[in-house]
Glycine riboswitch aptamer from a Rhodocyclales bacterium, 90 nucleotides, folded computationally. The prediction has a mean pLDDT of 77. The sequence was found by an Rfam model in a public genome assembly.

Formats: sequence, structure tokens, C1' cells
RNA sequence: CCCCGGUCGUCGGGAGAGAGUAACUCCCACCGUUACCGCCGAAGGCGCAACCCCCAGGAACCGCUCAGGCAAAAGGACCGACGACGCUGC
Repeated sequence: CCCCGGUCGUCGGGAGAGAGUAACUCCCACCGUUACCGCCGAAGGCGCAACCCCCAGGAACCGCUCAGGCAAAAGGACCGACGACGCUGC
């Protein structure tokens, strides 16, 4: 110096599941809140866990659904592109 990798940021892509019922609010409706029923898993979280490792452990897009979500919006694991990861003082 280049490449790869890591973290973060920006932009783009990004699935699943009831615009459920009742009450309140409201002229009505939508939205919102509360309660109930039915669901989703790809924020996060948990796992007596596929797998890694063989001692202890680590751990998935698997499992569980606490949280979150079930028109749009927002969010969204993950993927791509670009950029940064520095200076000074004590």
C1' cells in the first nucleotide's frame, strides 16, 4: 500500500401474522386506550439446543414467545454500496 475481516454511520433492498370482538372517546368513521379471543418471529431476550468444542464453555435464520409485531407508516434479522474508525490537552 492492497485485500479480507470487525464496529459504527448513510443510502437502497428486506418476510411473517385478524384493518378481529367489545367498551370508552367521537355527530359518524378513522386513529387512540383498555379488556378478550386468534396468530407471527427476522429488533431485543430466553433455551435442558442443530452445530462448534471436548473441560469448561460458545451458539443458529432451530426451539420458546417475556418483550415486540399482525392495513399503511414506523420498526425489522440479514444483504448490497459508500464512508469513518482521527486530532489535541490533562